[in-house]
RNA sequence: GAUAAAGGCAAACCCGCGGUGACGCGGGGACGCAAAGCCACGGGACCCUUCGCGUGGGUCAGCCGGGUUGCCGAA
Numbered sequence: 001g002a003u004a005a006a007g008g009c010a011a012a013c014c015c016g017c018g019g020u021g022a023c024g025c026g027g028g029g030a031c032g033c034a035a036a037g038c039c040a041c042g043g044g045a046c047c048c049u050u051c052g053c054g055u056g057g058g059u060c061a062g063c064c065g066g067g068u069u070g071c072c073g074a075a
Stems, first nucleotide, its partner, number of pairs: 001072001008033002013028006031062001037068003041065003044060005
């Protein structure tokens, strides 16, 4: 990056399991995605802790930026 081709991921919701929680994993399911692969480095959101703030510890990569690896590929 093309109304190309091949292949990929999987939101909400449902079921099971784990976690105080944010949320995670497996199965079903597809709203979407060209990095919706990976990394909590900066910002942000959320959870736990606290009377509250702060501190501390966590969750989210499908919130934005950054880093890193990578499939196809015409004009």
Description:
c-di-GMP-I riboswitch aptamer from a soil metagenome, 75 nucleotides, folded computationally. Its Rfam family is "c-di-GMP-I riboswitch aptamer". From the family's description: GEMM was predicted in a large-scale screen for bacterial structured RNA regulatory elements. Its family is annotated with cyclic-di-GMP binding in the Gene Ontology. The prediction has a mean pLDDT of 86. Of the family's consensus pairs, 90% are formed in the model.